[in-house]
Context: one part of a larger RNA
Molecule: small-subunit ribosomal RNA, central domain
Organism: soil metagenome
RNA sequence: UUGGGCGUAAAGGGCUCGUAGGCGGCCCGGUAAGUCGGAUGUGAAAGCCCAGGGCUCAACCCUGGAACUGCAUUCGAUACUGUCGGGCUUGAGGCAGGUAGAGGAGAGUGGAAUUCCCGGUGUAGCGGUGGAAUGCGCAGAUAUCGGGAGGAACACCGGUUGCGAAGGCGGCUCUCUGGGCCUGACCUGACGCUGAGGAGCGAAAGCGUGGGGAGCGAACAGGAUUAGAUACCCUGGUAGUCCACGCCGUAAACGAUGGGUGCUAGGUGUGGGGUCUGGUCUACGGAUCCCGUGCCGAAGCUAACGCGUUAAGCACCCCGCCUGGGGACUACGGCCGCAAGGCUAAAACUC
Numbered sequence: 001u002u003g004g005g006c007g008u009a010a011a012g013g014g015c016u017c018g019u020a021g022g023c024g025g026c027c028c029g030g031u032a033a034g035u036c037g038g039a040u041g042u043g044a045a046a047g048c049c050c051a052g053g054g055c056u057c058a059a060c061c062c063u064g065g066a067a068c069u070g071c072a073u074u075c076g077a078u079a080c081u082g083u084c085g086g087g088c089u090u091g092a093g094g095c096a097g098g099u100a101g102a103g104g105a106g107a108g109u110g111g112a113a114u115u116c117c118c119g120g121u122g123u124a125g126c127g128g129u130g131g132a133a134u135g136c137g138c139a140g141a142u143a144u145c146g147g148g149a150g151g152a153a154c155a156c157c158g159g160u161u162g163c164g165a166a167g168g169c170g171g172c173u174c175u176c177u178g179g180g181c182c183u184g185a186c187c188u189g190a191c192g193c194u195g196a197g198g199a200g201c202g203a204a205a206g207c208g209u210g211g212g213g214a215g216c217g218a219a220c221a222g223g224a225u226u227a228g229a230u231a232c233c234c235u236g237g238u239a240g241u242c243c244a245c246g247c248c249g250u251a252a253a254c255g256a257u258g259g260g261u262g263c264u265a266g267g268u269g270u271g272g273g274g275u276c277u278g279g280u281c282u283a284c285g286g287a288u289c290c291c292g293u294g295c296c297g298a299a300g301c302u303a304a305c306g307c308g309u310u311a312a313g314c315a316c317c318c319c320g321c322c323u324g325g326g327g328a329c330u331a332c333g334g335c336c337g338c339a340a341g342g343c344u345a346a347a348a349c350u351c
Base pairs, nucleotide, nucleotide: 004322005321006320007305008304012319014201015200016199017198021194022193023192025088026087027086028085029084030083031082033081034080035077036076037075038074039073040072041071042070049065050064051063052062053061054060091191092188093187094186095184096183097182098181099180103177104176105175106174107173108172109171110154115149116148117147118146119145120144121143125136126135162169163168206247207246208245209244210243211242215241216240220236221235222234223233258318259317260316261315262314263313266296267295268294269293270292271291272290273289274288275287276286277285278284300307301306324351325350326349333344334343335342336341
């Protein structure tokens, strides 16, 4: 480079924004760079190919032809691509009016529960397990009632519910704030899609500084179990879990399925909205359209499993990635990081 692939066999970047680049809707006109055609010049000879000929044949040699798929100049064509100019509204964006939501940030606030402290009642145990023991308790525990402190998480509602690009988001109120969807078709007039580099976001754990610390709980200690038990079970318990600010940048970051657009049977449910309609116009129901989210399935696809208008179907555009197993999500080097480590990424050797 050509070809084949990426749900589960190797392979979709964790996600978004976006630079270069690649790609690009409908109509008209100019140009003629790409593209197509003609002519001319050139494309050395030899060789290859074809025809004929010479050594007795052949190899070899000679003559002629073809070819040299190219390049340059010039004349022409204008469908497509490019470029320049003009126009359009269906792509995209805006505007107006609605609307659902655990979307984000900050501040405040509520009740249940656990633990601890104080006080009352009360007495001999409690706790824990398969059974126990460590542990707690006559210095009064457990249980129960009243009061107080503090931290963390928000039962029911709660749902194949909703929102968000992903990570993720759940008591209540307020403030600030992002996005979506529906309706109107008023405005702009291709302003679009993707996106190497790049930038930002990014669960948990971990790191730095300061706070906080109820419960839980790596490490650790003890008790059990066991042949042993550096475990599973039990009693304790430090980091951590929480907050602020700053790092880290990973994951089974999963739908193990990149983004965009168009096209291709149906059936059934559910969330948001529009229009029409029934009713006791309040809750609710019917028809239909748009958006989202499930299930089942035509065709088709698939190695099968399965996917199936939310495609893994049929096509096009752009990016990322794969190329036998191990060595190796490694070494070395580079870049990043306080560190832990992250990103990039081999080879020998071996099967």